[in-house]
């Protein structure tokens, strides 16, 4: 330096351009148990990497930045 793939709640990861962004773990209440775990029920917790830019309408699609990974030279 150039291809190329990611970038969503504490982690892991989903989301057909259009319903209130979701799931599993984790965390904190209950419940159950002498008691912990475990099991069920509950709740809090994203301005969807940044900035523009098409669109009535963008997490989603183009632009460019920025950070990871991964390939060439």
């Nucleotide at each position: 330096g150039c291809c190329u793939c990611u970038g969503u709640g504490g982690c892991u990861c989903a989301g057909c351009g259009g319903u209130u962004a979701g799931a599993g773990c984790a965390u904190c209440a209950g419940u159950c148990u002498u008691g912990u775990a475990a099991a069920c029920u509950g709740a809090g917790g994203g301005u969807c990497c940044u900035g523009g830019g098409u669109u009535c309408a963008a997490c989603u699609c183009c632009c460019a930045g920025c950070a990871g990974g991964g390939g060439c030279u």